Record summary:
Model confidence (mean pLDDT): 80 of 100. This is a predicted structure of a 74-nucleotide RNA (transfer RNA) from a Patescibacteria group bacterium. It matches the Rfam family "tRNA". Rfam classes the family as a transfer RNA. The organism belongs to Bacteria candidate phyla, within Bacteria.
[in-house]
RNA sequence: GGUCCCGUAGUCUAGUGGUUUACGACGUCUCGUUUACACCGAGAAGAUCGCAGGUUCGAUUCCUGCCGGGACCA
Numbered sequence: 001g002g003u004c005c006c007g008u009a010g011u012c013u014a015g016u017g018g019u020u021u022a023c024g025a026c027g028u029c030u031c032g033u034u035u036a037c038a039c040c041g042a043g044a045a046g047a048u049c050g051c052a053g054g055u056u057c058g059a060u061u062c063c064u065g066c067c068g069g070g071a072c073c074a
Stems, first nucleotide, its partner, number of pairs: 001073007010026003018057001028044005050066005
């Protein structure tokens, strides 16, 4: 340099053009339980879906460019 894949909460991930800001797990916080901690149970907060533009009535999803990461080729 070329081709391809990925980017969604602190971490890992599901989702996919259509209702009101999007799934689950771990983690964090609160309450219950305990003498206390842990485990367990209940609940809560936490995402401008990498950035910008385009297509569309409507974009997390489709297209383009850029940024970051990875694989292969040279």